[in-house]
RNA sequence: CAAGAACAAAGGCACACCCGCCGCAAGGCGGGGCCGCAAAGCCAGGGGACCCGGGCAACCAGGUCGGCCCAGCUGCCUCG
Numbered sequence: 001c002a003a004g005a006a007c008a009a010a011g012g013c014a015c016a017c018c019c020g021c022c023g024c025a026a027g028g029c030g031g032g033g034c035c036g037c038a039a040a041g042c043c044a045g046g047g048g049a050c051c052c053g054g055g056c057a058a059c060c061a062g063g064u065c066g067g068c069c070c071a072g073c074u075g076c077c078u079c080g
Stems, first nucleotide, its partner, number of pairs: 007080001012037002017032006035067001041073002045070003048065004053060002
């Protein structure tokens, strides 16, 4: 000087569940809570799952989910 693996440090988010509100529903928002997360930050482009309507069926249309996966954008520390 370069590279790799870890140990750290400062923090962050918030599963289930409970309460309130919205929604036919999936689910969403707020508060509590804290299973976990190095992107469990953003994002509905591609899948997938779920809800709702139609249909004998194949399927069609609308909606939801980013803590189901891929992709895209962004972010903290990193010999301390």
Predicted 3D model of an 80-nucleotide RNA (c-di-GMP-I riboswitch aptamer) from a Frankiales bacterium. Model confidence (mean pLDDT): 85 of 100. Of the family's consensus pairs, 95% are formed in the model.